[in-house]
Molecule: Bacterial large signal recognition particle RNA
Organism: Solirubrobacterales bacterium
């Protein structure tokens, strides 16, 4: 150095989480790399850290170690942006008021604004009329065993008789009472109506008339400025939170790249 046969080892790995710790099942990232049983209210172990059973490969491209790259994951009292909340500010908006300027209208010497007087509207009250509601009356129907009336069969009483008397039932008419329908009459009531009548209030507002007086007056649109009010929205400042995104730093880290290391026996 080569051949043959063995053994160690390998037959995925990693992250978070869980755990006293180590693995596994589960989740996630990579990757493509055996099978069966156990397992999150967990399963099995103990720094030699899955347990049990079977199979393939096997000392090198395949096993072990170091370095680099880096998918991905995690941490941070750091930082930027975003969102939310809280506090503040009074800058803008919104509202009110005052002043100035511009525009465009109505009315006005056929008399504006304003003053005075008068009248009407307005407001309040009363009366009157109407209507509504309710009650009563009038009209009408029903309606009394006896304690309403008339007529009173039968029967009863008085009488010698003639003739009288009281009177039940029935019938009729009514009282109290119970109903009815329009109109009519009357009483009461008031958040009804009115063009009527009267008495007040008041010149606040509107309309009209007379008079005084003698030139403006009444809305409206826009611009600018001052002051104030309110706390609604926007803006600004500060703080806190959110994990929403990014940055920074740190930790772990698959795949991959590079380098190094590593048995036994026999034979040639």
């Nucleotide at each position: 150095c080569c051949g043959u046969g063995c053994u160690a080892g390998g037959c995925g790995g990693g992250g978070a989480g869980g755990u006293a710790g180590c693995g596994g099942u589960g989740c996630c990232c990579u990757g493509a790399a055996c099978c069966c049983g156990c397992a999150a209210u967990c399963c099995g172990c103990u720094c030699u850290a899955g347990c049990g059973g079977g199979g393939c490969u096997g000392a090198a491209u395949u096993c072990c170690c170091c370095u680099c790259c880096g998918a991905g994951g995690g941490a941070u009292c750091u930082u930027c942006g975003g969102c939310u909340c809280u506090g503040g500010u009074c800058g803008c908006u919104c509202c009110g008021u005052c002043g100035c300027c511009c525009g465009g209208g109505g009315c006005g010497u056929c008399g504006a604004u304003g003053g005075u007087c008068c009248g009407g509207g307005u407001c309040c009250c009363g009366c009157g009329c109407g209507g509504u509601g309710u009650c009563g009356g009038c009209u009408u129907g029903c309606g009394a065993a006896c304690c309403a009336g008339g007529u009173c069969a039968g029967g009863u009483c008085c009488g010698g008789a003639a003739g009288g008397a009281a009177g039940c039932a029935g019938c009729c008419u009514u009282a109290a009472g119970c109903g009815a329908u329009c109109a009519c009459c009357g009483g009461c009531a008031g958040g009804c109506g009115c063009a009527g009548c009267g008495g007040g209030a008041g010149c606040u507002c509107c309309c009209g008339g007379a008079u005084c007086g003698g030139a403006g007056u009444c809305g409206u649109g826009g611009g600018c400025g001052g002051c104030g009010a309110u706390c609604g929205g926007c803006g600004c400042c500060a703080g806190a939170g959110c994990u929403c995104g990014g940055a920074a730093u740190c930790c772990c880290g698959a795949c991959g790249a590079g380098g190094g290391g590593u048995g036994c026996a026999c034979g040639g």